[in-house]
Predicted 3D model of a 100-nucleotide RNA (Bacterial small signal recognition particle RNA) from an Anaerolineae bacterium.
Rfam family: Bacterial small signal recognition particle RNA. Rfam links the family to the GO terms SRP-dependent cotranslational protein targeting to membrane, signal sequence recognition and signal recognition particle, plasma membrane targeting. The family's RNA type in Rfam is non-coding RNA gene.
It is recorded under the gene name ffs.
The coordinates come from a structure-prediction model, not an experiment, and the mean pLDDT is 77.

RNA sequence: GGCUGGGGCCUGCGCGGCGGAACCCUUCGAACCUCGCCAGGUCCGGAAGGAAGCAGCGAUAAGGAGUGGUUUCCGGGUGCCGCAGUGUUUUCUGGCUCUC
Numbered sequence: 001g002g003c004u005g006g007g008g009c010c011u012g013c014g015c016g017g018c019g020g021a022a023c024c025c026u027u028c029g030a031a032c033c034u035c036g037c038c039a040g041g042u043c044c045g046g047a048a049g050g051a052a053g054c055a056g057c058g059a060u061a062a063g064g065a066g067u068g069g070u071u072u073c074c075g076g077g078u079g080c081c082g083c084a085g086u087g088u089u090u091u092c093u094g095g096c097u098c099u100c
Base pairs, nucleotide, nucleotide: 001097002096003095004094005093006092007089008088009087010085011084012083013082014081015079016078018075019074020073021072022071023069024068025066026065027064028063034059035058036057037056042051043050044049
């Protein structure tokens, strides 16, 4: 010098972790302008009965919260992780071999 390994680095993929979003779940959630049931009172009616309906109770929308998720997607100054690469190695290391 040549060939060939290991390690490092790089790239890709996977897995994990972290962050974000969506969805789901739980919960809260409307003076009236949502819904249901509507005491009292009101209205109609001779009456029987009927009507609208406040408070209240229940439910829900928008939205809020979650120290919820065997879910999905996205992201990186993410990892003593795994796999792959005809990548890279002047810089770390081994083997074989050639010449002087």